[in-house]
Molecule: small-subunit ribosomal RNA
Organism: wastewater metagenome
RNA sequence: AGAGUUUGAUCCUGGCUCAGAGUGAACGCUGGCGGCGUGGAUUAGGCAUGCAAGUCGAGCGAUAUCCUGGAUGAGGAGGUUGAAGCCGCAAGGCAGAUGCCAACGAGUCCGGGAAUAUAGCGGCAAACGGGUGCGUAACGCGUGAGUAACCUGCCUCUAUACCGGGGAUAGCUUCGCGAAAGUGGGGAUAAUAACCGAUGUGUCCAUUUUUGCUCAUGCAAAAAUGGGUAAAGGUCUUCGCAAGAAGAUUGUAUGGAGAUGGGCUCGCGUCUUAUCAGCUAGUUGGUAGGGUAAUGGCCUACCAAGGCUUUUGACGAGUAGCUGGCCUUAGAGGGUGGUCAGCCACACGGGGACUGAGACACUGCCCCGACUCCUACGGGAGGCUGCAGUCGAGAAUCUUUAGCAAUGGACGAAAGUCUGACUAUGCGACGCCGCGUGAGGGAUGAAGGUUUUCGGAUCGUAAACCUCUUUCGAUUGGGAAGAAGUCCGCCUUUGGUGGAUUGACGGUACCAAGAGAAGAAGCCACGGCCAACUCCGUGCCAGCAGCCGCGGUAAUACGGGGGUGGCGAGCGUUACUCGGAAUUACUGGGUGUAAAGGGCAAGUAGGUGGCUCUGUAAGUUGGGGGUGAAAUUCUUCGACUCAAUCGAAGAACUGCCUUCAAAACCGCAGAGCUUGAGGCUGGAAUAGGAGAGCGGAAUUCCCGGUGUAAGGGUGAAAUCUGUAGAUAUCGGGAGGAACACCAGUUGCGAAGGCGGCUCUCUGGUCUAGAUCUGACACUAAUCUGCGAAAGCUAGGGAAGCAAACAGGAUUAGAUACCCUGGUAGUCCUAGCCGUAAACGAUGGGCACUAGGUGUUGGAAGUAAAACUUUCUGCGCCGUAAGAUAACUCGUUAAGUGCCCCACCUGGAGACUACGGCCGCAAGGCUAAAACUCAAAGGAAUUGACGGGGGCCCGCACAAGCGGUGGAACAUGUGGUUCAAUUCGAUGCUACGCGAAGAACCUCACCAGGGUUUGACAUAUGGGAAGUAGGAACUUGAAAGAGGGACGACCUGUCAAGUCAGGAACCUAUACAGGUGCUGCAUGGCUGUCGUCAGCUCGUGUCGUGAGAUGUUGGGUUAAGUCCCGCAACGAGCGCAACCCUCGUCCUUAGUUGCCACUCUCGAGGCCGCAAGGUUUAGAGAAGCACUCUAAGGAGACUGCUCGCGAUAAGCGAGAGGAAGGCGGGGAUGACGUCAAGUCCGUAUGGCCUUUAUACCCUGGGCUACACACGUGUUACAAUGCCCACUACAAAGCGUUGCCAAACCGCGAGGUGGAGCUAAUCGCAAAAAAGUGGGCUCAGUUCAGAUUGGAGUCUGCAAUUCGACUCCAUGAAGCUGGAAUCGCUAGUAAUGGCGGAUCAGCUACGCCGCCGUGAAUACGUUCCCGGGCCUUGUACACACCGCCCGUCAAGCGAUGGGAGCUGGGGGUACCUAAAGUCCUCAAGUAAUUGAGGCCUAAGGUAAAACUGGUGACUGGCGCUAAGUCGUAACAAGGUAGCCGUA
Repeated sequence: AGAGUUUGAUCCUGGCUCAGAGUGAACGCUGGCGGCGUGGAUUAGGCAUGCAAGUCGAGCGAUAUCCUGGAUGAGGAGGUUGAAGCCGCAAGGCAGAUGCCAACGAGUCCGGGAAUAUAGCGGCAAACGGGUGCGUAACGCGUGAGUAACCUGCCUCUAUACCGGGGAUAGCUUCGCGAAAGUGGGGAUAAUAACCGAUGUGUCCAUUUUUGCUCAUGCAAAAAUGGGUAAAGGUCUUCGCAAGAAGAUUGUAUGGAGAUGGGCUCGCGUCUUAUCAGCUAGUUGGUAGGGUAAUGGCCUACCAAGGCUUUUGACGAGUAGCUGGCCUUAGAGGGUGGUCAGCCACACGGGGACUGAGACACUGCCCCGACUCCUACGGGAGGCUGCAGUCGAGAAUCUUUAGCAAUGGACGAAAGUCUGACUAUGCGACGCCGCGUGAGGGAUGAAGGUUUUCGGAUCGUAAACCUCUUUCGAUUGGGAAGAAGUCCGCCUUUGGUGGAUUGACGGUACCAAGAGAAGAAGCCACGGCCAACUCCGUGCCAGCAGCCGCGGUAAUACGGGGGUGGCGAGCGUUACUCGGAAUUACUGGGUGUAAAGGGCAAGUAGGUGGCUCUGUAAGUUGGGGGUGAAAUUCUUCGACUCAAUCGAAGAACUGCCUUCAAAACCGCAGAGCUUGAGGCUGGAAUAGGAGAGCGGAAUUCCCGGUGUAAGGGUGAAAUCUGUAGAUAUCGGGAGGAACACCAGUUGCGAAGGCGGCUCUCUGGUCUAGAUCUGACACUAAUCUGCGAAAGCUAGGGAAGCAAACAGGAUUAGAUACCCUGGUAGUCCUAGCCGUAAACGAUGGGCACUAGGUGUUGGAAGUAAAACUUUCUGCGCCGUAAGAUAACUCGUUAAGUGCCCCACCUGGAGACUACGGCCGCAAGGCUAAAACUCAAAGGAAUUGACGGGGGCCCGCACAAGCGGUGGAACAUGUGGUUCAAUUCGAUGCUACGCGAAGAACCUCACCAGGGUUUGACAUAUGGGAAGUAGGAACUUGAAAGAGGGACGACCUGUCAAGUCAGGAACCUAUACAGGUGCUGCAUGGCUGUCGUCAGCUCGUGUCGUGAGAUGUUGGGUUAAGUCCCGCAACGAGCGCAACCCUCGUCCUUAGUUGCCACUCUCGAGGCCGCAAGGUUUAGAGAAGCACUCUAAGGAGACUGCUCGCGAUAAGCGAGAGGAAGGCGGGGAUGACGUCAAGUCCGUAUGGCCUUUAUACCCUGGGCUACACACGUGUUACAAUGCCCACUACAAAGCGUUGCCAAACCGCGAGGUGGAGCUAAUCGCAAAAAAGUGGGCUCAGUUCAGAUUGGAGUCUGCAAUUCGACUCCAUGAAGCUGGAAUCGCUAGUAAUGGCGGAUCAGCUACGCCGCCGUGAAUACGUUCCCGGGCCUUGUACACACCGCCCGUCAAGCGAUGGGAGCUGGGGGUACCUAAAGUCCUCAAGUAAUUGAGGCCUAAGGUAAAACUGGUGACUGGCGCUAAGUCGUAACAAGGUAGCCGUA
């Protein structure tokens, strides 16, 4: 930075699409590690659970626990006393009442202390921090000001002060109510809680005075007098017995100042919509009052009637948090507002206040509503848009983690407590950045894959293999920084020093060690844009696709493989934004024809504006000041190993405010000027407008005369008029409309438009003068007026013309074109409509920039004219320059500039719908969207085409001759039939064509029978001697199958068929084979346009380019043949010539050709008795003169003469010549066209087949036959036919052949065999012609089909299915409708002859040969084909083109629609919670009760706005092959188009 896409190609316009960057992304495939970021964009949907705001005991009273002092103390282990009673004979023992002592000790009371905890009173915080973006188009935000209209807790500084007093209340206790939440009564108590009094530094209020200041309402300061107004204590240290005192610290009060934070006000900026144009009742202002920290309709009462708004867009509707920034961009812009930061708003929806320095308060309160939960049914509770987490909806967005270690916050004197702020961590490739998946060597270029022209190439140094390294990961061992503070002690105290102690992350970062290439690559693309190519599969299928477009049998575009390219832990896709897009154009576009100038004018707002001077300083310019938060971006430097990331400094923040200065320009104010503009005076032209009057010609009608059979109309007709007298003609009359000639690319008008003459009224313009005004100007949205035709309303008028309508024609139809009629209308008056291809498709004004020429109107010069000069119009030309895509424009600009207005932004939908305005209606103006396409379009170019034009040619027509079309037959084709009737050729350019020859074969078709490495080729492996083969034989239609006898070949070796090899054979594998498909995969060959004169190139020149020029033009020619001219000069393929043949002559050569001259012989004839003579055919010599043969030459060139012509090219005539103007004929076929023909001549890619689509065989078929067509033959007769006789050719062919003579047969033919490998012999007779005879106009002595019989020949074979002969038979046919073919001279016509193919033949075909041998051409109007030039074109597959509309079918979106159903907002009315405020009442008061105002929610009603849906209905769009016509493009066959009916 551009690229693709409209066309056959080009340039332009113009849209669509792509490459880039980006994202809070999502989806698909894939996924090693780390760092730093980032993560609910949708339902401001609902939420379980945990946590997210507490703290202070150094404010207070308590309670619990612990320590301690004192008092009291139920009880009480134990000790002592020892009764009753019991046992014992007794001693005594047991027993334990009672009294006393008593450790201990619950508890209670009075004190003290320490620490912790708890609820309460109290203080501070809870208004921060955190979340979200609902609402909001606003002073909400941003920016800059103001506040003399304000407040500000905690903090800092400063001044002063902290005195005295009483009374309550919670907690607690006690008694209730309730399921709970909770709550009531009684009793006692504290404070830094509340209250009263004192004091008053101060402060507030009132009055008075003074000073200073401000843009201002006013403000500040000072003084005096009077009045009002405060407080609280706690802790620690020292002293003291105590009371208390002093000090320190903290707190409290009243002020002042500061800082910080806020409230309010204002300028500017801040999305879309005018299909929202009018909005507004507290509305706008004033006065008074209330309220607030404070201004203010903020609120209330009263008064006034204002206020906002039309391009500076009110009001309404829609959408939206704003910004710093972020993305993009060269910039200007455009888009966006997630994370971070500032501001705002909100906290389940709505309303409200309380507390407070601060809230109308996210985790406070009250009320209404919805929802959820608990309930004992009475009543209660709740609010994740805090952090996690859950459900839902969604394409989609994380851990119910750790810690207060750091930073920050609240409270506290502090320790400290709290802190989902925050710091960390987890999850997600969501993004950015970094690293790795190894490095070096290594060619048998391994194997394998892919491909192949089979040689190879490629994956590919890639691998293997060798040598190394070890990041990251894994293992092991060490192991941080982040810590600053805080506390304690001491000291020399804004501090120093010693000690103790504080880490969630984390055993993390980092470091080291050992092992080992070990654990780590995918995704997308590969037709062009766009880097990267091949094979297979598929066969308009499946599919791809961002645009163009791929796919219908060889797909680099689908799917797979290989390879390659790109990026890389990612890669693609989707969505969105900017860019490219100068495609909304400020930078930076346009409007004649591409989209686009309003139909025209007057003029309002607005925009813009001549010359000079003075002032000013809003714009403008420069300097200074303030601000423009931080972060971000940029530059430099630094910290993590680098980077991302982070830090520091600087720059920048393009802005706003303010101040000083300048004064050129612009603005403003003032003063002037005359050139812009206008006025005035003289003159001029005019189809300019309106009204009135007048005129003649013509048409029609009426009346009358003359007059008679037609008239009229058309391509031709008819309808029509006319014997009831038309048309024609003469005279008279009526009426309406339009004004011939003049008349002119003449005039006038703003446009529409205006045309007989005269008058009246009236508009504009031009010119001359330089007399007046003094910028009065230009443009012009809205608005207003004018505005062709058609149309509408009302009333007139109506001759002609003429929609509709009727009839006649035309036509397939003809609701048309043509004709005959004919009504609205056309005309007038009054009013509407307001549109046109209203066009110069060109808005208006001013200035500048070569000319030439014609003309209208005026002026000057001149006596006048011519002429010159000048002004104003109207035209033409123009490569001046310039502009333009080109065409073209070019002083009448589309050039160069300035000013203003209007309009455009792909096509279609759509000059449409809805809404609004206008209209009587018709309709007009304004004017979308959905859906849909990749184009639509402009100019020019080359072709092609035209029922466009010009010139020219051709047996193209015409003029002629002969045919075809009618008949029969032959032959080919179509069709039909068939087992098969093989296939191909199909307008000209298929159809007697492939086929120069189908009985078998051919042969490809059909039926049947057989064979399977094959009828044929090559290669390899294996096998094989009684093997291969195979006479005879069996079977069979044949092919084939079977098959005993017989029985192998070549080379080497050799005693030996003994061994080895080869050939042949068998078997197996590769392969053969295919007239199977594709001529639209091809080669080659061919047809055709067309033997037409064309088709191109190089260089140069012109054009932006496609292209043009040359090649066009003037002549001429058969010809792009030649000449001349010319921005062309040359050249090539074609033309012509060179080649063959025929025509004349010459030379050379003479056998098989020839025979003039010469010689010899000479059958036969004649003469002669004979000998013999003579003559002829013939034969032989000799010869090469002639003919001929076949080689080479000559000749003809417009060379000569005359005329015409440009003196040229050439043309006409003539001479000479065998031939004269290319002498006749042939061969020769340019670039190309028709996807023309041929795969069945051969070749050949691909596909298909392989016991068959191959091969062999027999038989059949290609020969069928209601029919249609083509090409021929024979005829229809007398220019003929038949018979007989007599002539004259050329060119060919012949040994598997031609076949003579002779004989046989009526004949086909047979016998025969001479000659000939051919200028020697043969086919071979030429026929028409000529001579003579017959026939005499008939279906015949024409014609010969058909049929019967008998034969001949070929052949293995003649039935399907051959030819010929003879006899007999004797059809149609008497010259052919429409139509159509060939031919211009040795031609047509006519006559025969030969050849190829071939055994024979269907040949009447084809290819050649010669004989006889005409007629006609005025000419180019027409038909057909072609060439050149030109013109139009919407065609380019090129007119067999393109293309329009209705109808029918499917699909899609949309308008209307009886209605139905939602939504949000507003209005009126009803009811009215909580709550502030007000009034009243009660009470000492707190407070309570009643009432009032306002009001959320709720309800009722009527409208408006905006959605969804709706029977039916309207058009629209899209969709290979539907129907009907043919409207447009060519003169499109009636030129087309616009408006209207």